[in-house]
Context: one part of a larger RNA
RNA sequence: GCCUACGAGUUACCGUUGCUAGCAAGGUUAAGGCAUUAAGUGCCGCAGCCGUAGCGAAAGCGAGUCUGAAUAGGGCGCUUUAGUUAGUAGUGGUAGACGCGAAACCGUGUGAUCUACCCAUGGGCAGGGUGAAGCUGUGGUAACACACAGUGGAGGCCCGAACCGGUUGACGUUGAAAAGUCUUCGGAUGACCUGUGGGUAGGGGUGAAAGGCCAAUCAAACUCGGAAAUAGCUCGUACUCCCCGAAAUGCAUUUAGGUGCAGCGUAUUAUUAGUUUUAUAGAGGUAGAGCUACUGAUUGGAUGCGGGGGCUUCACCGCCUACCAAUUCCUGACAAACUCCGAAUGCUAUAAAAUGAUGUAAUGCAGUGAGGGCAUGGGUGCUAAGGUCCAUGUCCGAAAGGGAAAGAACCCAGACCAUCAGCUAAGGUCCCCAAAUGUAUGUUAAGUUGAAAAAACGAGGUUGAACUGCUUAGACAGCUAGGAUGUUGGCUUGGAAGCAGCCAUUCAUUUAAAGAGUGCGUAACAGCUCACUAGUCGAGCGGUUCGGCAUGGAUAAUAAUCGGGCAUAAACAUACUACCGAAGCUAUGGAUUUAUAGUAAUAUAAGUGGUAGGGGAGCAUUGUAGUGUCGUCGAAGGUGUGGUGUGAGCCAUGCUGGAGAAGCUACAAAAGAAAAUGUAGGC
Numbered sequence: 001g002c003c004u005a006c007g008a009g010u011u012a013c014c015g016u017u018g019c020u021a022g023c024a025a026g027g028u029u030a031a032g033g034c035a036u037u038a039a040g041u042g043c044c045g046c047a048g049c050c051g052u053a054g055c056g057a058a059a060g061c062g063a064g065u066c067u068g069a070a071u072a073g074g075g076c077g078c079u080u081u082a083g084u085u086a087g088u089a090g091u092g093g094u095a096g097a098c099g100c101g102a103a104a105c106c107g108u109g110u111g112a113u114c115u116a117c118c119c120a121u122g123g124g125c126a127g128g129g130u131g132a133a134g135c136u137g138u139g140g141u142a143a144c145a146c147a148c149a150g151u152g153g154a155g156g157c158c159c160g161a162a163c164c165g166g167u168u169g170a171c172g173u174u175g176a177a178a179a180g181u182c183u184u185c186g187g188a189u190g191a192c193c194u195g196u197g198g199g200u201a202g203g204g205g206u207g208a209a210a211g212g213c214c215a216a217u218c219a220a221a222c223u224c225g226g227a228a229a230u231a232g233c234u235c236g237u238a239c240u241c242c243c244c245g246a247a248a249u250g251c252a253u254u255u256a257g258g259u260g261c262a263g264c265g266u267a268u269u270a271u272u273a274g275u276u277u278u279a280u281a282g283a284g285g286u287a288g289a290g291c292u293a294c295u296g297a298u299u300g301g302a303u304g305c306g307g308g309g310g311c312u313u314c315a316c317c318g319c320c321u322a323c324c325a326a327u328u329c330c331u332g333a334c335a336a337a338c339u340c341c342g343a344a345u346g347c348u349a350u351a352a353a354a355u356g357a358u359g360u361a362a363u364g365c366a367g368u369g370a371g372g373g374c375a376u377g378g379g380u381g382c383u384a385a386g387g388u389c390c391a392u393g394u395c396c397g398a399a400a401g402g403g404a405a406a407g408a409a410c411c412c413a414g415a416c417c418a419u420c421a422g423c424u425a426a427g428g429u430c431c432c433c434a435a436a437u438g439u440a441u442g443u444u445a446a447g448u449u450g451a452a453a454a455a456a457c458g459a460g461g462u463u464g465a466a467c468u469g470c471u472u473a474g475a476c477a478g479c480u481a482g483g484a485u486g487u488u489g490g491c492u493u494g495g496a497a498g499c500a501g502c503c504a505u506u507c508a509u510u511u512a513a514a515g516a517g518u519g520c521g522u523a524a525c526a527g528c529u530c531a532c533u534a535g536u537c538g539a540g541c542g543g544u545u546c547g548g549c550a551u552g553g554a555u556a557a558u559a560a561u562c563g564g565g566c567a568u569a570a571a572c573a574u575a576c577u578a579c580c581g582a583a584g585c586u587a588u589g590g591a592u593u594u595a596u597a598g599u600a601a602u603a604u605a606a607g608u609g610g611u612a613g614g615g616g617a618g619c620a621u622u623g624u625a626g627u628g629u630c631g632u633c634g635a636a637g638g639u640g641u642g643g644u645g646u647g648a649g650c651c652a653u654g655c656u657g658g659a660g661a662a663g664c665u666a667c668a669a670a671a672g673a674a675a676a677u678g679u680a681g682g683c
Stems, first nucleotide, its partner, number of pairs: 001683006011095013026050003032044005054061002064076004098236002101233001105226003109222002116200009125190001127159003130155001134151006163187003169182003202218001204214003239618006249262005263368002265365007274355009288341001289339002295335002300330003306324002308321004371396010401412003416590004421586003427580003430565003436577001438576006449567002457552002461549010478536005484509003489503003515530001519528002591608007619672001621669007629661002637656008
């Protein structure tokens, strides 16, 4: 892991609601007794309980009563009626109470044959090294001291086996082993190691202290019991079909993943409203707007009360000021906690029309109280987040189908079943891939684009519109020629001659035209060129603004791409036609629910996605009672085949099997397994 078997809302009592039955202003017996039985049943038994009357704490009174001094007032009642006893279904309570599951707590005992420490009594430690004290001798001293040589054999001394340990690395890690093996290493006469006997016991022991050890168990051992402890937690909870169908919100909570009440669901009963549109009448201060209409904030200017600074003065007065600046005026503009104003929606009421059971209430039973995305209006955050918190709507949740390559919630659209029928939606129509290589007019040259996305800014890309200047009296571009004189203007300067710099009524002359000079150049000149003019040529040439599509700006980590192939349209823009395209709609047949009509058959209409959950109807299993049956001419069971029902299932039959069995009507349950790291067995 698979297969088989087992495996979870039960039972008792007490409430409550529905249904069924008996009796009914009443209903009913309990214990017990009697009779008779195979089980059991029948009859007594009126004690008690519920109801028929309430009020008061009570005595008590009574359609009233209590309070009270009260005949007042007020509270609770009456002026009516349906109950009660059983059965059954739902549900609540008390019990283990749907099943399994703690860590723990308490009580009685059992453990020191493991291990910790202690007591008593025994045992063990190869070999080698070092060489303390003491002693002896010699030297030495006044005597000691001291020195040297020998002797001696001390030590939690040294090296290193046994023995005890366990430092390093490898292996082992379903091991040879529930802690080992190999290598390496520490101690090895000591606070050493060890045998045997004995002692200390669970909030207790023992501990050179690690919360260590106390029998592979220790921040409180093990055993049995209280005990089915408790578990607002996790997991699991078994056949079918039909109808309806949520919530993830508010308030409260030692409350936040729980619960109570309300909200939203369902079933039953009663009742009659509900929704939409239009019209009319209202309340209100949002969006917007405005602010010489308030509160506050605020740009520039005018005026300049007052202040600062300076001058003057003994002081007062006075004067000046490119400083600050009140009020007022002009101008510009701001506000969730500003408003002189002020919508659209939404809300309330009334009326009419449309719609047609959608509304409301009570009672039984719930579930939900972690929500999420998107759009819009906001708060918060960075006008960040697949962020967070509200509001309104929608979808997912609980919704399948088509489109968006792929995708919970984006677009289209809500699946009762069947069909090798038709029409469409979104989206598409070159191929993958169903349908246009469609029509018309443009744009793009970047593979831009063809379904993720980009700015400021740059640019004779290209295309369109508007305005405007020049132009056959010849424009624009090119080419040819000129581009001069006073003069090297004055100043400055070493020099300054159009061209380092400064100044200037930068003037005048000759001219077709030519600046006291546009740029290059020289030390300064020179030289080249431009403005400007003529000729040549012969038709358009410039400027500004606003659009379309392209272009640069354009950088991310494994190899790229529009879904791909690919496409110059099969891209983009505008208009049009045809077609494809879904479980949508239609067609044909069938099933079923509700309503209406009907005695019924049936007809018509509207429906039939669905999690939690509510309601309804059934199938199967085991047994009991009754009933009519089947079976050795072959029951149940097993294994195949065929048929049938919307389904759980059922029926027939071949083979096997060898003795019991099913149907129907009721009743009763140890009554349905795929899941619980389920339990047991097998493989």